[in-house]
């Protein structure tokens, strides 16, 4: 220097041949239970889908480019 993966909530991740709500599990708050706790139940916050731009009537997806991780090559 070259190729390719990956990036989505505190963590681990899933989604969408581009449409109507961005979800799961675990953590967290609160509330029910209980003599008190866990355990279960419920309810709730929490996210610039990495960043910029461009494509579109619409971009988390498509393209470019740049960051950060990692694998191969040299």
């Nucleotide at each position: 220097g070259g190729g390719c993966c990956u990036g989505u909530a505190g963590c681990u991740c899933a989604g969408u041949u581009g449409g109507u709500c961005a979800g799961a599990g675990c953590g967290c708050a609160c509330g029910c239970c209980u003599g008190a706790u866990a355990a279960g139940c419920g309810u709730g916050a929490g996210g610039u889908c990495a960043g910029u731009a461009g494509u579109u009537c619409a971009a988390u997806u498509c393209u470019a480019c740049u960051c950060a991780g990692g694998c191969c090559c040299a």

Background: The RNA shown here (transfer RNA) has 74 nucleotides and comes from a Bacteroidota bacterium. Rfam family: tRNA. By type it is a transfer RNA. Its mean pLDDT, the model's own confidence on a scale to 100, is 81.